This is a predicted structure of a 1464-nucleotide RNA (small-subunit ribosomal RNA) from a metagenome. The sequence is in RNAcentral, with records from SILVA. The coordinates come from a structure-prediction model, not an experiment, and the mean pLDDT is 85.

RNA sequence: AGAGUUUGAUCCUGGCUCAGGGUGAACGCUGGCGGCGUGCCUAAUGCAUGCAAGUCGUGCGGAGGAGGGGCCGCAAGGCCUCUCUUCAGCGGCGAACGGCUGAGUAACGCGUGGAUAACCUGUCCCCGGGAGGGGGAUACCUCGCCGAAAGGUGAGCUAAUACCGCAUGGUAGGGCAGGGGUAGGUUCCUGUCCUUAAAGCCGCAAGGCGCCGGGGGAGGGGUCCGCGUCCGAUUAGCUAGUUGGCGGGGUAAAGGCCCACCAAGGCUACGAUCGGUAGCUGGUCUGAGAGGACGGCCAGCCAGACUGGGACUGAGACACGGCCCAGACUCCUACGGGAGGCAGCAGCAGGGGAUUUUGCGCAAUGGGCGAAAGCCUGACGCAGCGACGCCGCGUGGGGGAAGACGGCCUUCGGGUUGUAAACCCCUUUUAUCGGGGAAGAACACUGACGGUACCCGGUGAAUAAGCCUCGGCCAACUACGUGCCAGCAGCCGCGGUAAGACGUAGGAGGCGAGCGUUACCCGGAUUUACUGGGCGUAAAGAGGGCGUAGGCGGCUUUUUAGGUCUGGGGUGAAAUCUCCCGGCUCAACCGGGAGGGGUCCUCAGAUACCGGAGGGCUAGAGGGCAGCAGAGGGAGACGGAAUUCCCGGUGUAGCGGUGAAAUGCGUAGAUAUCGGGAGGAACACCAGUGGCGAAAGCGGUCUUCUGGGCUGUCCCUGACGCUGAGGCCCGAAAGCGUGGGGAGCGAACCGGAUCAGAUACCCGGGUAGUCCACGCCCUAAACUAUGGGUGCUAGGUAUGGGGGGUAUCGACCCUCUCCGUGCCGAAGCUAACGCUUUAAGCACCCCGCCUGGGGAGUACGGCCGCAAGGCUAAAACUCAAAGGAAUUGACGGGGGCCCGCACAAGCGGCGGAGCGUGUGGUUUAAUUCGAUGCAACGCGAAGAACCUUACCAGGGCUUGACAUACUGGAAGUAGGGACCCGAAAGGGCGACGACCUGUAAAGUCAGGAGCCAGCACAGGUGCUGCAUGGCUGUCGUCAGCUCGUGCCGUGAGGUUGGGUUAAGUCCCGCAACGAGCGCAACCCUCGUCCUUAGUUGAAUUCUCUAGGGAGACUGCCUCGUAAGACGGGGAGGAAGGUGGGGAUGACGUCAAGUCAGCACGGCCCCUAUGCCCUGGGCUACACACACGCUACAAUGGACGGUACAACGGGUAGCUAGGGGGCGACCUCAAGCUAAUCCCUUAAAAACGUCCUCGGUUCGGAUUGCAGGCUGAAACUCGCCUGCAUGAAGCCGGAGUCGCUAGUAACCGCAGGUCAGCACACUGCGGUGAAUACGUUCUCGGGCCUUGUACACACCGCCCGUCACGUCAUGAAAGCCGGCAACACCUGAAGUCGGUGAGCCAACCCGCAAGGGAGGCAGCCGCCUAGGGUGGGGCUGGUGAUCGGGACGAAGUCGUAACAGGGUA
Repeated sequence: AGAGUUUGAUCCUGGCUCAGGGUGAACGCUGGCGGCGUGCCUAAUGCAUGCAAGUCGUGCGGAGGAGGGGCCGCAAGGCCUCUCUUCAGCGGCGAACGGCUGAGUAACGCGUGGAUAACCUGUCCCCGGGAGGGGGAUACCUCGCCGAAAGGUGAGCUAAUACCGCAUGGUAGGGCAGGGGUAGGUUCCUGUCCUUAAAGCCGCAAGGCGCCGGGGGAGGGGUCCGCGUCCGAUUAGCUAGUUGGCGGGGUAAAGGCCCACCAAGGCUACGAUCGGUAGCUGGUCUGAGAGGACGGCCAGCCAGACUGGGACUGAGACACGGCCCAGACUCCUACGGGAGGCAGCAGCAGGGGAUUUUGCGCAAUGGGCGAAAGCCUGACGCAGCGACGCCGCGUGGGGGAAGACGGCCUUCGGGUUGUAAACCCCUUUUAUCGGGGAAGAACACUGACGGUACCCGGUGAAUAAGCCUCGGCCAACUACGUGCCAGCAGCCGCGGUAAGACGUAGGAGGCGAGCGUUACCCGGAUUUACUGGGCGUAAAGAGGGCGUAGGCGGCUUUUUAGGUCUGGGGUGAAAUCUCCCGGCUCAACCGGGAGGGGUCCUCAGAUACCGGAGGGCUAGAGGGCAGCAGAGGGAGACGGAAUUCCCGGUGUAGCGGUGAAAUGCGUAGAUAUCGGGAGGAACACCAGUGGCGAAAGCGGUCUUCUGGGCUGUCCCUGACGCUGAGGCCCGAAAGCGUGGGGAGCGAACCGGAUCAGAUACCCGGGUAGUCCACGCCCUAAACUAUGGGUGCUAGGUAUGGGGGGUAUCGACCCUCUCCGUGCCGAAGCUAACGCUUUAAGCACCCCGCCUGGGGAGUACGGCCGCAAGGCUAAAACUCAAAGGAAUUGACGGGGGCCCGCACAAGCGGCGGAGCGUGUGGUUUAAUUCGAUGCAACGCGAAGAACCUUACCAGGGCUUGACAUACUGGAAGUAGGGACCCGAAAGGGCGACGACCUGUAAAGUCAGGAGCCAGCACAGGUGCUGCAUGGCUGUCGUCAGCUCGUGCCGUGAGGUUGGGUUAAGUCCCGCAACGAGCGCAACCCUCGUCCUUAGUUGAAUUCUCUAGGGAGACUGCCUCGUAAGACGGGGAGGAAGGUGGGGAUGACGUCAAGUCAGCACGGCCCCUAUGCCCUGGGCUACACACACGCUACAAUGGACGGUACAACGGGUAGCUAGGGGGCGACCUCAAGCUAAUCCCUUAAAAACGUCCUCGGUUCGGAUUGCAGGCUGAAACUCGCCUGCAUGAAGCCGGAGUCGCUAGUAACCGCAGGUCAGCACACUGCGGUGAAUACGUUCUCGGGCCUUGUACACACCGCCCGUCACGUCAUGAAAGCCGGCAACACCUGAAGUCGGUGAGCCAACCCGCAAGGGAGGCAGCCGCCUAGGGUGGGGCUGGUGAUCGGGACGAAGUCGUAACAGGGUA
């Protein structure tokens, strides 16, 4: 730091996705050790049990226990007293700290900085002062009573540092008088009057600890203020104690905090109110930063303590482990009534994906009480559990093969796992065993952790490795399995029989006690853009104007110092962060020091700029004066042309209308034509590429009212300006309301056509409407898809309006200038297209708007509207894109140019018949398989009776019909006449009976071949032509396809044009210049000539055959052209402009064809999918198609005699000649291995005769009979001959094929295949035409251009309804909840106020009784939690049904859009 993904490719826009870091995590697999941290994010849900706040006897009285002393008593025991101890009580201090939690809270709650002249402060520290003298109660306790309990009550006794008077005083408060200070007093000083204190305890003592009042301090708090602090405007208005005042109450304290009265204010677009969400901060995570997100642990503040309300006590609370009340819940109960509050530490249940021990200790730190000892302390210190995180360590180290075994792969050679292992040497962190053993502790006592850390020794490689990934992004590849299945997937996407993407294995990569996944945050994302984006066409300029707030603002001067800048001071807690240093062996962790951090406060200073105040100026802006143009706007009047209608005339059969028609109109007289009249709407020509207007828009003429603009002058004002959120006004067409009007046109509607249909396009009618008045609507491709303003930045040209100069008699012309409207174009900009003084350039100011596509400009809500509807404007869900511009193709019922037997012109066919052949279909046991538009169908087949043969039935064989290798075996081996079974194959039996090499006397032995058994293997026309090679078809013998360098373009990519050609053939031009594959030529053949040779032919020439060569090149003349290429004409020539024909087929396309010609990967079969055999089938037959043959006849048929070829073939052959047969053919038989012999008489033609238009002397199918030939064999199923039979057919519908010259057509001949079989095929010659105006049309092709939403490329793409499934969502009669207010009723506790006849010890009067002062209960009142009733508001769930939406391999109907998409 980027990458993947839209396309055939490209650039851009734009979203989605990934790589990074992080976490209080969870889940999966795995798990050795230690240190330091950390651990209910959910139900502020409910809680069993234990513990978490007590302490003081040096404040006080008592009770119990133990012990001592004294006195009394005989004793029991009693009394007094002391010590220790326990218990509750009175009293004091603490309990308001510490600990937990985050519900609530959008607030002065928090943060930061200030203020308090508006305040408080127990304990602590400092200073000085004081403590005199009295009094009355009460708890405990005793006795009685009530109650289940909790608890209560009466009587009696008693103490105090408990309580109450009095005295004293200072202080404080208040009143009065005088004086001083402050910006401001409720301040200070002096005098005077009134009110207001105290407690003791310990100690022999000294003294100590307390007590009271005062001053000061420290620390802690209360309150107030500036600034900062989330989202929603689909929340725009809120407010009655509300805002202020006067007086009072209340508080520690200002205040409307509270109350009475008075006034009518206060807040809000700089977002009030309302709704949603949320504890805030230091900080944490991320980021280059700016920023974004978060607020767990730790620390500060706040808030809460079952929910709600309340006060009491107190220095402090409205009080987590206090009280009262209400509510919900739980528990106890004798049913009367009571008890309770883990958001303390553990722990339980529940919820949840998920979060620990009912541990140890007060040793340390800290806290409470105490004089102290000490007690208490789930704060805290430790331990336990969890890889939850961070950090550290280990699971061994060295040696060890051209490299074991095993695994995997393999081209079978090998490669890899891999120095990895084994093995040898070594070490001992860790583990384990044994021993020692801390610091943490302070002057001393005192250690939970802990027999821990650490140290020493022993044993022994011993106790210790996994997880994820390997298609691209992204580092790491093979095999097998699977076969759009199973599955994967973050995005793109993998999987349909060779998957590096699924699963497994081997191997590899990454990290490592972890590794992956999921969730969430930041990043990447400059994808909300302050740093740092945009708006002509990608998303985005509001339809236009006027203008409010606001923002911004000319030249100059003085002043101020708010912004701004500089310096000093204060603060910004600690922790965190950065740097340095240090402590645990290192690190994490911890300690010390320094630094950094604010939009903050304050003091002083600076004054350029911005702002404020004052003065001046005229270049901005506005005005005056003089001119000018104009469909600018409103109103009124008038005019002619045309359409239609009405009346009349002339006139007769049609008129209209269309692609063609029909509906329609017309003999009741239309159309046409003439005259007259009515009415409405619109204004031809002028007219423009023109003018005016802010836009919408404005077009006959005249009158009138009226807005704006331009030019000239430089006379006046003196910044008066620009923009403009809201707001207001205008706003085409259509539409709406009321009333008019209505000629033409014309939605809807009705007909007629068209069509498969046509609710359309075309035609005939036709209502709203179009027009007018008034009122609404408020939209548009309201477009320059381009907001307004100002300044600056080359030009050229045209045009509208004005002015100046020049010129002229004058209008023109020329030139300068201002304003407007266009075109071209430089720099610059732009993704490109393009824009360019009328900017999309360079800048500034202001406004509006955008942030992926769909859902959707939709729903809901609100506002507007009579309605239609408009404005504002989401979400769920879904997709991996949707887009812009340009490129190359392809395509177009786009255009231009040009070719081709493409059409046309011609000739002959096919399509009809019969037959042949092939195919489809059907049939069949099988009718083997393949080929399927052109480019399958007389194709593979150049020849299926058996064979072929792959198919079917049946019979058989199993190392096999064929190849190679190995092991073993057999001795009359291999082979095998004859014979038996059998259809054959095959199986039996089996006389006889070998071969090669070595040895050798030998049939002796050994080996080989052969045989048998076995094991490897053979074999397969079984599958895949979509795994392939090779070969082929096709576009197409079309003229194209590419490369190098340069140039242009960001890039994909491009490189054009004019002429000419059969041709990217050539020429010219040119930022191109060359090159390759194609074209052409080179090759073969035919035609002329020459030449060489020559078997054959009777024959030199000659013909012929074979070979070599010449010839033709637009070479020559002429014309056309600027020239050229080239074309037209001509000469010569056998041949003339590639002379005819052939071979030759560019880059590529069709996953074209072929696994059945061959080869070949993979898969499959293995007594069968292999092999052999017999028979059958491939020859079937209602049909359909393709290609042919023969015909339908007289240009013919039949018969007769009679001419003229070429290419070829021949020894298992061709066969002369003779003979036989009507003939096929047979027979005898010569020649020929072939220019020699044979096939081999060519046929049509020509000559002659007959037939005379008829299903015939046409035609020959079909069938019968008799023969011939081949072959083992012609039944299924061959060919031929003769005789007989004589079918359809009389020239062929729509449509369709071939051919441009020695061609078509007609005629025969030969050959290959082949035993035989040819209407097919491949060749050969013979006879031998017609026509081409031309390129409009059909088909195919080439080049250029244009449009495109196509690129699998028009056989493309794609839209909407309907049907089915899934999902989310809106509406809906309603139904059920939640929240916060409001009105009224009710109203606990409690404060406050009133009352207080009942009750009461202290003080006063009084001897007393009693009274007074003061207080209490009770009662009343205000307030009020809660409850109730009610109507509304906001919000959620659900709801028959209705609506659209999204998505879903192969559903239905049509064809709307993209090419002029066939009606733009």